[in-house]
Transfer RNA from a Candidatus Helarchaeota archaeon, 73 nucleotides, folded computationally. Its Rfam family is "tRNA". By type it is a transfer RNA.
RNA sequence: GGAAGGGUAGCCGAGUGGUCCAGGCGUCAGUCUGAUAAACUGGAGAUCGGGAGUUCAAUCCUCCCCCCUUCCA
Numbered sequence: 001g002g003a004a005g006g007g008u009a010g011c012c013g014a015g016u017g018g019u020c021c022a023g024g025c026g027u028c029a030g031u032c033u034g035a036u037a038a039a040c041u042g043g044a045g046a047u048c049g050g051g052a053g054u055u056c057a058a059u060c061c062u063c064c065c066c067c068c069u070u071c072c073a
Base pairs, nucleotide, nucleotide: 001072002071003070004069005068006067007066010025011024012023018056027043028042029041030040031039049065050064051063052062053061
């Protein structure tokens, strides 16, 4: 330099045009315990890498840029 895949909560990760963006881990509170852990119940936390465009409507489609992984040279 060329090609492909990816970037969504502190971490992992689903969703690929229609409105509250699943779920797990973690975190906070509660139940239980003498107290922890485990288990169970409930809560909070996401301008979806940045910008622009298309659309009534964008995490999802288009363009540019940034970053990560793999392959080719």